[in-house]
RNA sequence: ACAGAUAAAGCCAAACUCGCUGAAAGGUGAGGACGGAAAGCCACGGCGCUUUUAAGCGAGCCGGGUUGCCUAGU
Numbered sequence: 001a002c003a004g005a006u007a008a009a010g011c012c013a014a015a016c017u018c019g020c021u022g023a024a025a026g027g028u029g030a031g032g033a034c035g036g037a038a039a040g041c042c043a044c045g046g047c048g049c050u051u052u053u054a055a056g057c058g059a060g061c062c063g064g065g066u067u068g069c070c071u072a073g074u
Stems, first nucleotide, its partner, number of pairs: 001074002003071002011036002016031006034060001040066003044063003047058004
C1' cells in the first nucleotide's frame, strides 16, 4: 500500500416510540437495534423527496472526493 478474518479493542445506529424544531421533505435529544469496514465528513455529478416556486432535504440511494482504527493475509 492492497485487502477485509469465525481476530482484538472499540465505533455508528434503521424501523419504531416520546420530546423539541421546520410549511414540508427532514433535522435534533433520549430510548431502541435493522444493519454497517468507513452507516466518519463533503451536495461535485446523477437519482429520489419537499415545496411558501423561491428555495431546501437525503452522505444509511449510486458514483466521486477526502480523513481515520486494526492486521490473520498479500